RNA sequence: CGGAUCAGUAGAGGCGCGGUUGCAAUUAGUAUUUUUGUGGAGAGAGUGUGAUCUUUGUGAAGCAGAGAGAAAGGUGUAAUUGCCGAAGUUUGAUUAUAGCACAUAGUAAUCAGGCUGGUUUUUUAGGAAAAUAUCCUAGAAACUGUCACCGGAUGUGGAGCGCUAUUGAUCGA
Numbered sequence: 001c002g003g004a005u006c007a008g009u010a011g012a013g014g015c016g017c018g019g020u021u022g023c024a025a026u027u028a029g030u031a032u033u034u035u036u037g038u039g040g041a042g043a044g045a046g047u048g049u050g051a052u053c054u055u056u057g058u059g060a061a062g063c064a065g066a067g068a069g070a071a072a073g074g075u076g077u078a079a080u081u082g083c084c085g086a087a088g089u090u091u092g093a094u095u096a097u098a099g100c101a102c103a104u105a106g107u108a109a110u111c112a113g114g115c116u117g118g119u120u121u122u123u124u125a126g127g128a129a130a131a132u133a134u135c136c137u138a139g140a141a142a143c144u145g146u147c148a149c150c151g152g153a154u155g156u157g158g159a160g161c162g163c164u165a166u167u168g169a170u171c172g173a
Stems, first nucleotide, its partner, number of pairs: 001172001003171009014084001016083009032068007042055004046104005087116011117144006124138005146158004
């Protein structure tokens, strides 16, 4: 010299990414429950099978009428808070949810890998969801930050295990 490598620290991208709490709409006049009529032997404990238990002719499930009537997840908004692989998604494993045994859906947490720089639009397709809200994945288009190339440009390309600054160590000139 900051030339190369490693480790640490501090930062940047913007309608930036998450958490918590309050309120609001939706969920929904749904689930559930009371009662009346009908019905006539089943019904319940996530789902299936088996066992066990509870309940039921002092009328089960179902159907119809009348009365009462939620919640969770998801969304919007306000406040507050943690951050810049923030976070999201996917695969596998373990644990719990889950009374007994086996199997298993969903949900939550942890660990180990993969993918995605970020935002917006999209009735292009698929999935989740009560839903045309919204979210996720893939596609298409646009904007934007960063680095490299180029220098003529509303340019091209790459990825966050990146980029910028800085400190230390080692190597090199």
Molecule: Lysine riboswitch aptamer
Organism: Spirochaetales bacterium